Background:
RNAcentral holds the full RNA, with entries from ENA and SILVA. Predicted 3D model of a 357-nucleotide part of an RNA (small-subunit ribosomal RNA, central domain) from an uncultured organism.

Context: one part of a larger RNA
RNA sequence: CUGGGCGUAAAGCGCACGUAGGCGGACUGGAAAGUUGGGGGUGAAAUCCCAGGGCUCAACCCUGGAACUGCCUUCAAAACUGUCAGUCUGGAGUCCGAGAGAGGUGAGUGGAACUCCGAGUGUAGAGGUGAAAUUCGUAGAAUAUUCGGAAGAACGCCAGUGGCGAAGGCGGCUCACUGGCUCGGUACUGACGCUGAAGGUGCGAAGGUGUAGAGGAGAGCAAACAGGAUUUAGAUACCCUGGUAGUCAACACCGUUAAGGAUGAAUGCCAGACGUCGGUCAGCAUGGCUGUUCGGUGUCACACCUUUACGGCUUAAGCAUGUCCGCCUGGGGAGUACGGCCGCAAGGUUAAUACUC
Numbered sequence: 001c002u003g004g005g006c007g008u009a010a011a012g013c014g015c016a017c018g019u020a021g022g023c024g025g026a027c028u029g030g031a032a033a034g035u036u037g038g039g040g041g042u043g044a045a046a047u048c049c050c051a052g053g054g055c056u057c058a059a060c061c062c063u064g065g066a067a068c069u070g071c072c073u074u075c076a077a078a079a080c081u082g083u084c085a086g087u088c089u090g091g092a093g094u095c096c097g098a099g100a101g102a103g104g105u106g107a108g109u110g111g112a113a114c115u116c117c118g119a120g121u122g123u124a125g126a127g128g129u130g131a132a133a134u135u136c137g138u139a140g141a142a143u144a145u146u147c148g149g150a151a152g153a154a155c156g157c158c159a160g161u162g163g164c165g166a167a168g169g170c171g172g173c174u175c176a177c178u179g180g181c182u183c184g185g186u187a188c189u190g191a192c193g194c195u196g197a198a199g200g201u202g203c204g205a206a207g208g209u210g211u212a213g214a215g216g217a218g219a220g221c222a223a224a225c226a227g228g229a230u231u232u233a234g235a236u237a238c239c240c241u242g243g244u245a246g247u248c249a250a251c252a253c254c255g256u257u258a259a260g261g262a263u264g265a266a267u268g269c270c271a272g273a274c275g276u277c278g279g280u281c282a283g284c285a286u287g288g289c290u291g292u293u294c295g296g297u298g299u300c301a302c303a304c305c306u307u308u309a310c311g312g313c314u315u316a317a318g319c320a321u322g323u324c325c326g327c328c329u330g331g332g333g334a335g336u337a338c339g340g341c342c343g344c345a346a347g348g349u350u351a352a353u354a355c356u357c
Base pairs, nucleotide, nucleotide: 004328005327006326007310008309012325014203015202016201017200021195022194023193025088026087027086028085029084030083033081034080035077036076037075038074039073040072041071042070049065050064051063052062053061054060091192092189093188094187095185096184097183098182099181103178104177105176106175107174108173109172110155115150116149117148118147119146120145121144125136126135163170164169208253209252210251211250216248220247221246225242226241227240228239264324265323267320268319269318272300273299274298275297276296277295278294279293281291282290283289284288305312306311330357331356332355339350340349341348342347
């Protein structure tokens, strides 16, 4: 380089924006760079190949041809690609009118529960477990129950193979600011598009780090830790009582995950059946129901197709032998060592060899 692959066998970057690059809708005309054809020049000789010949043959040598698949130049062609000019509306976007939504950020606010504090009633137990004990309680504030107060965190029912978001993710209520999406109208622009690097930027669960050893906050939960039990070969666990980081807020880092649909992005096409969410339109008729069409999200399937199989199937893992990117090449060693880059650190990222089966 060619070829084969990536749901589960090795293999889709966690996600996006976007640079270079690659690829790119319909029509007309110009030019002729790529492209195609003809001519000319060149492509040294030798070698290779073919034919013939010379050493007795052969190796070897000689003669001729072909070839040297290329480059340059010239004359033409104009379908395709590129280019220049013009036109178009189907792709893409703008505008106008509606709509749904836990999309994001900030501020305010609400009730239930847990814990703690104060007061009252009241008396000996309460907790906890498979059973217990550590633990709390007559110093009475135990538990229980009633009233009042404080603080922090999370938002029951609604709630739904419901909704929104690029992914991570998002759920009490109200307000402010703000991103995206859908439907309808077809008014406007006129290819403005797709993809996208080991180059760039941003986002990115949980956990961890810094401000922070001494006053951010700290109710509940809870690594570590302490104690009590149990089981056991042991039990540094599972169970129980406590309990500090952390969990919460702010700013700044970290940049990872079974970051999974284990399925990259975009476009078009290809039998169906049954839901559900948001709109449009029509009918019934004002309960909403039935149908319609567009968009989202699900279930089923031996139609067809596809897959080694399992299975997938209009949300493809089918078709366009299509466009662009990423990745794979036996198991272990190893996602490790060394080096580079990043990080305060923890570590992350890039990424092997020997050896061995």